[in-house]
RNA sequence: AACGAACGCUUGCGGCAUGCUUAACACAUGCAAGUCGAACGCGAAAGUCCUUUCGGGGGCGAGUAGAGUGGCGCACGGGUGAGUAACGCGUAGACAACCUGCCCUGAAGACCGGGACAACCUUUCGAAAGGGGCUAAUACCGGAUGACACUUAUUAUCUAGUGAUAAUUAGUUAAAAUGGGUUUACCGCUUUGGGAUGGGUCUGCGUGCCAUUAGCUAGUAGGUAAGGUAACGGCUUACCUAGGCGACGAUGGCUAGCGGGUCUGAGAGGAUGAUCCGCCACACUGGAACUGAGACACGGUCCAGACUCCUACGGGAGGCAGCAGUGGGGAAUUUUGCGCAAUGGGCGCAAGCCUGACGCAGCAAUGCCGCGUGAGCGAAGAAGGCCUUUGGGUCGUAAAGCUCUUUGUGUCGGGGAAGAUAAUGACGUUACCCGACGAAUAAGCACCGGCUAACUCCGUGCCAGCAGCCGCGGUAAUACGGAGGGUGCUAGCGUUGUUCGGAUUUACUGGGCGUAAAGGGCGCGUAGGCGGCCUGAUAAGCCAGGGGUGAAAUCCCGGGGCUCAACCCCGGAAUUGCUCCUGGAACUAUUAGGCUAGAGAUGGUCAGAGGCGGGUGGAAUUCCUAGUGUAGAGGUGAAAUUCGUAGAGAUUAGGAGGAACACCGGCGGCGAAGGCGGCCCGCUGGGGCCAAUCUGACGCUGAGGCGCGAAAGCGUGGGUAGCAAACAGGAUUAGAUACCCUGGUAGUCCACGCCGUAAACGAUGAAUACCGGUUGUGUGAGGAAUUGACCCCUCACGUGACGCAGCUAACGCGAAGAGUAUUCCGCCUGGGAAGUACGGUCGCAAGACUAAAACUCAAAGGAAUUGACGGGGGCCCGCACAAGCGGUGGAGCAUGUGGUUUAAUUCGACGCAACGCGAAGAACCUUACCUGGGCUUGACAUCCCCGGACCGCUACAGAGAUGUAGUUUCCCUUCGGGGGGCCGAGUGACAGGUGCUGCAUGGCUGUCGUCAGCUCGUGUCGUGAGAUGUUGGGUUAAGUCCCGCAACGAGCGCAACCCUUGUCUUUAGUUGCCAGCGAUUCGGUCGGGAACUCUAGAGAGACUGCCGGUGUUAAACCGGAGGAAGGUGGGGAUGACGUCAAGUCCUCAUGGCCUUUAUAUCCAGGGCUACACACGUGCUACAAUGGUGACUACAAAGAGCAGCUAAACCGCGAGGUCAUGCGAAUCUCAAAAAGGUCAUCUCAGUUCGGAUUACAGUCUGCAACUCGACUGUAUGAAGUUGGAAUCGCUAGUAAUCGUAGAUCAGCGUGCUACGGUGAAUACGUUCCCGGGCCUUGUACACACCGCCCGUCACACCAUGGGAGUUGACAUUAGCAGAAUACGUUGAGCUAACUUUCGGGAAGCAUGCGUAGAAGCUAGUGUUGAUGACUGGGGUG
Repeated sequence: AACGAACGCUUGCGGCAUGCUUAACACAUGCAAGUCGAACGCGAAAGUCCUUUCGGGGGCGAGUAGAGUGGCGCACGGGUGAGUAACGCGUAGACAACCUGCCCUGAAGACCGGGACAACCUUUCGAAAGGGGCUAAUACCGGAUGACACUUAUUAUCUAGUGAUAAUUAGUUAAAAUGGGUUUACCGCUUUGGGAUGGGUCUGCGUGCCAUUAGCUAGUAGGUAAGGUAACGGCUUACCUAGGCGACGAUGGCUAGCGGGUCUGAGAGGAUGAUCCGCCACACUGGAACUGAGACACGGUCCAGACUCCUACGGGAGGCAGCAGUGGGGAAUUUUGCGCAAUGGGCGCAAGCCUGACGCAGCAAUGCCGCGUGAGCGAAGAAGGCCUUUGGGUCGUAAAGCUCUUUGUGUCGGGGAAGAUAAUGACGUUACCCGACGAAUAAGCACCGGCUAACUCCGUGCCAGCAGCCGCGGUAAUACGGAGGGUGCUAGCGUUGUUCGGAUUUACUGGGCGUAAAGGGCGCGUAGGCGGCCUGAUAAGCCAGGGGUGAAAUCCCGGGGCUCAACCCCGGAAUUGCUCCUGGAACUAUUAGGCUAGAGAUGGUCAGAGGCGGGUGGAAUUCCUAGUGUAGAGGUGAAAUUCGUAGAGAUUAGGAGGAACACCGGCGGCGAAGGCGGCCCGCUGGGGCCAAUCUGACGCUGAGGCGCGAAAGCGUGGGUAGCAAACAGGAUUAGAUACCCUGGUAGUCCACGCCGUAAACGAUGAAUACCGGUUGUGUGAGGAAUUGACCCCUCACGUGACGCAGCUAACGCGAAGAGUAUUCCGCCUGGGAAGUACGGUCGCAAGACUAAAACUCAAAGGAAUUGACGGGGGCCCGCACAAGCGGUGGAGCAUGUGGUUUAAUUCGACGCAACGCGAAGAACCUUACCUGGGCUUGACAUCCCCGGACCGCUACAGAGAUGUAGUUUCCCUUCGGGGGGCCGAGUGACAGGUGCUGCAUGGCUGUCGUCAGCUCGUGUCGUGAGAUGUUGGGUUAAGUCCCGCAACGAGCGCAACCCUUGUCUUUAGUUGCCAGCGAUUCGGUCGGGAACUCUAGAGAGACUGCCGGUGUUAAACCGGAGGAAGGUGGGGAUGACGUCAAGUCCUCAUGGCCUUUAUAUCCAGGGCUACACACGUGCUACAAUGGUGACUACAAAGAGCAGCUAAACCGCGAGGUCAUGCGAAUCUCAAAAAGGUCAUCUCAGUUCGGAUUACAGUCUGCAACUCGACUGUAUGAAGUUGGAAUCGCUAGUAAUCGUAGAUCAGCGUGCUACGGUGAAUACGUUCCCGGGCCUUGUACACACCGCCCGUCACACCAUGGGAGUUGACAUUAGCAGAAUACGUUGAGCUAACUUUCGGGAAGCAUGCGUAGAAGCUAGUGUUGAUGACUGGGGUG
């Protein structure tokens, strides 16, 4: 795009078309083929009139109705597509091998006779069919006449020719109704010639699929003769011959009516064969003939079969695939209508009759075409709906309203065709025209994620559902359902089905085969296809011109008619085809002749693991014998099995046997491929080069076919040293039917015969020609040169590497093409199922070759790119390892977590990167949890209204919240009142939520990681993803810097700038300092000083700056000098692009959801502090480098008014009392501790260790019971250095020692900060972990915590095998044989003619034979369904 469509929703009108695609299933009822009295005989009735002896008769009706004989028609028209793969159809021809009623035209004729049968009548019987009797004809029969008809013979002419034509001769057969009507014209009849029309037969070409159908055929192929037919012919029969068809697809199977055309397509094609037209076939199924001009006959006959109906059971009747209609089937297809008015047909002289052909109407949106459902104005942008950022937006000029119109439809009225040439109109209340009325009667369907035009809200929550493909839905769905809005089409719109297109996706036009599917394993060669140069001929292909045909309709163009269109009419073009005639000769072909460039042969020469057979050689392994000799050998990652004291292994000598041939040896050679390797001999194939002697296209390819063909395997017979499937043992392992080890059989070897496959690979078929170069190597030839060679130059043929052009999706190929062309063969057409099943062929078997489908998926695949990953590689770094020091893991306790428990043990954090984390501090509070008690505009915010000043205080009840009662009485004022804060009551908007979602978010944070990376612009390269830059060579802590480079630059990171610390200078000296001077109570205390320390401001200083070496003259590195400090001086702050849906909704903010007398809020008490257990982080220890006691030194950094607190006094002590200084360089906390000196303890569960417990106290605080810290006395647990494993640290670091602070009423072994003392070690980068760069492989991309294979278990699906069972079709043989045809018989029977009257001629019945359908019996083949069980396959 289309449709004979169907289904869903919807539906106003008209015109024109179309309407059982399925059951060629079965059919009730009516109709669809009759007509002619001008062929013939017969012949009513109702009714009415007359008459009557009342029984009847007669006239009209009426020669009417009616049936019968006869003629013509019924073979047309109409239906259907079952069969048919065929001369059925299409196209072009042929008939010298044929027929043709009615029609047209020409010629001739129509004389004389005869006998019946229906109708009708009739009686016995009978339901009916039947029997008997009478009769007419254009019905039937006989005779005469007769040709130009037919037959025989002869001659002539013609044809390519079986033959045709003409003439002559002889002969045979043989027609007819002087009928009908009328009164004069016609209609009929017979013979014959011609025409027209219609038909029959034959032929070339074309017209489906399957080769898993390869052989078929006995009337088969041909001939002779006869028969038969309208006609040729094996059409039929007899005889003879043995042929005929087939790979150019016979035979068989399946499917199918064919064409004009129709649909699609740019075309070529593909699909199709409704309606209309042509042909064919069929008429319940099968068979058969009759009649006839024509049939083997849709509405005829006979027989058989199935089915249906009637019956009085004796017998009969029937055929809608005609029009309507019914049942059934089905997704599905109409009225039992009107009319012969038109067109056409039959009969008739005609009038006319018949006509479900046809013309019309009805039903159906089934299709095509046309029209309408109103038009203009109308903003308060109404109401309402929907959305909303709450401002508004949108439906929307849409509606309402006002003013108009009447097309179409409707109602009413009027007029009114054509179709009809004289009459006749079903349609028809026609079409059409006019007038009136009145917006009145008329819009839906699908879609809105992308493809694809059109977006929001609500509901739902991987549910319900959607879906053409991709895919959507798991709580913010433009994808589901609804709504609003929008988009598209419109009386339709969607869905489904089918066909073509897109699809160059079967490729003729117009594809491919190295890696995506695809080159046969290799050769020889048959058919076939293709084929070098020159000349002549022919004209099959080819080209040109012309003739015929290519039906009409359709399509196209022009014109015309319905108001337009659809539709219809006229004309033209087209119909790409076939055929005939004439001409041409370039090319192909055929034929004749020639040529040598292809091919082959010849001569010379050369290399070689080419093949086959025979012989022969040495080394090595193993075994045997003997000697020497002693305890191991062997084997492995390590071992063991194994061998060995019965003497191994080792070593020496001798022997046996089999297999393979080290070095040479080489991307060297040879061969078609497989393949071929010691040496010698014999036989033999192929190839290269040089020469140019011969043949003269002898060539290339090659379906089938034939041969060769690694390894393994098979058969028979040998052989067997080594190796070695199977097997055994030992190891390894979770297991180890493996890898490793010790053994070991087939096999490997030989001969003969099979097998016929491999990643048989260059994943690249063979042949020919052409198309830049460079460089190795093998063989041969030539040149130059040489004494001779090598080297060098040139050519040919092999074999490699790199690369121009070109090709390729890219990778790559690139004269040895995957380049440019030609020829031939093979092969491919999404993945899986499957190279499988079935069938066939081959094979001893294993199996090979050929080779599907159902079903299933939306991919499978190639090449390249970026990442990620690797028990891949290279380089480099890090307390990563190593080297060290100290810990954890064992004990007790502290603290956090899990688990358990509980009314609650609130919540979060979970590898590193949760677990002394949020929490810089849970007795109440905190607090979010639990129990109980209260409250509801609320504990808190804003607004409104009323009352009261408020706050507070007192008493009572209560656990308290709270409640009740009482007390108190502000400011301004114009005296009316007003205002502010606060309290109480009320109303509703609202408050509130540590409720959920960190996977809706912001912000903040952790982590990789202070790792050195992450990107961009322009340019360039690539079809592209992308690459380059950023890689490479060096160097660095560093993508730090240098050099190089199709890159040149830039940004975020690195570094630097900032803070602190280390040195110096300068400024400033109080509360800090004190060298010198003086005083002194000896305390920088005082005077004083500004030097020093210190404080805190400003500066200086360090930059690889200098020297030497190394390095590329670079960057940089190494060493040195100077310097307080040297190569970033130490420390801190600072965290790129990003990753982990990392953490946090319980800091805060925030979308959505939820809650609102509760999930909000207040109060008391409890809980977060529980305790069989497990883990993390710490503290204290286990002691002598120590404990205890006494004495005695030296810091830094902080904090302090609801505070730090001196001194003094009291207490053993925690502390208390009193009181002073200090808002702090001034006072206080404050004592630093380890350290030092002295004494003691003496290796013990201790004078170590301090848990636990008891009592007595102190402090804070409303309050220490659950549940604080501290003190004193007493008690004195575990623990004697810690398994596997594991952590931190590289210098003022680890370790060790104390000090201060935040939070805080009180409370820490935690955290943060401070200083004191103060080490050891680093060879080095193999390994573990993490990271960076380059490279490589990848089937990964959620990215190795990836992907993914097979069995097993379960469910479902299709399929193969299967003892069989049961159908269908085809076929063979036999039996039987209806109707019918032919032959024969015909003793039975018979009207026409004849007769001598007896018969004869002729005919019929019957019987028999041949052919013959259905049927029956036995068998074969093909195919379908089904089948216990079973095999694999697919999906989940």
This is a predicted structure of a 1436-nucleotide RNA (small-subunit ribosomal RNA) from an uncultured prokaryote. The coordinates come from a structure-prediction model, not an experiment, and the mean pLDDT is 83. The sequence is in RNAcentral, with records from ENA.